Glycine riboswitch aptamer from a Chloroflexota bacterium, 103 nucleotides, folded computationally.
The model forms 91% of the base pairs in the Rfam consensus.
The prediction has a mean pLDDT of 85.
RNA sequence: AUGACGGGCGCGGGAGAGCGCCGCCCAGCGGUCGCCGAAGGAGCAAGCCGGGGUUGCCGAGCCCUGUGUGAAUCUCUCAGGCUGAAGGACUGCGCCCCGACGA
Numbered sequence: 001a002u003g004a005c006g007g008g009c010g011c012g013g014g015a016g017a018g019c020g021c022c023g024c025c026c027a028g029c030g031g032u033c034g035c036c037g038a039a040g041g042a043g044c045a046a047g048c049c050g051g052g053g054u055u056g057c058c059g060a061g062c063c064c065u066g067u068g069u070g071a072a073u074c075u076c077u078c079a080g081g082c083u084g085a086a087g088g089a090c091u092g093c094g095c096c097c098c099g100a101c102g103a
Stems, first nucleotide, its partner, number of pairs: 006097008018033001020032005034082003040078001041076003047069002049066006
């Protein structure tokens, strides 16, 4: 089950930060300084799991401990981005897949 959760596609909405400076073969590329966080990526708190100590023994409690587990729109700024376009986490609507040995 008139289908949750999860995933995909289409249309729409969608922020931030220098139209910086220099060079070049000038839709852009390279260098350089400054900045942004919402593609992607990376990091971790409590708790949980495990180990040890404390006890005559067990348990609880307390203490220590770990290449353990553990989230984000938090943090980092690698990547990406800083006129427009493109992209863009997330999201509204529609459709599809899965769910089906039926949540």